[in-house]
Formats: sequence, C1' cells, structure tokens
RNA sequence: CUUCUAGACCUGUGCAAGGGUGCGUAAAGGCACUGUGUCAGGGUAGGAAUACAGCAGCACACCUAUGCGUGCUUUGUGCCGCAGGUAUCUGGGAGAGC
Repeated sequence: CUUCUAGACCUGUGCAAGGGUGCGUAAAGGCACUGUGUCAGGGUAGGAAUACAGCAGCACACCUAUGCGUGCUUUGUGCCGCAGGUAUCUGGGAGAGC
C1' cells in the first nucleotide's frame, strides 16, 4: 500500500415501545331544567269502546374517564433485526514492496 473480516459511526428499512388521533366493542358513571322511543301508576275527555297529554322506570342517543382490538400519524425511545455507505476511525488475518 492492497485485500478480506469484525466493530464503532452515519443513512435507509422492518419490528417493538411511547405520544396524538379516528373507528369498532365491553363495562361503569353522568345527562336536574332542553334529546328520541316505549310509557306502569295517576290525570283529562267520553255513557262506553277508546282517545289524548304524559311523570317514574327501561331502552337508544349524547358526555366523561377506562379496558380490548384495529387504522393513520409521530418520536433526539431501543443492552433489537436486515441492507447500504465510508474520501471516518479501531482490531484481527493474508499478500506485495521498502
């Protein structure tokens, strides 16, 4: 000096983790006065059949935080993987020359 190899470093990528957010789902709570439906009881009208309004309750919807699954996005996270770069560095092997 050349070459091979390993590592450090850089870049890309995959995975995982964290943040944000959407969707689905589960359960809990809330929603006094203004959500929707069904409206026991009671009320009103009626001779009656029945009708009307409608409290409580229940269900749906809505809100809050949470669990699970999933999509998107993001990170100066990672005693993780893969690939590349080296005109940076370090170690080892081989060869040539002095």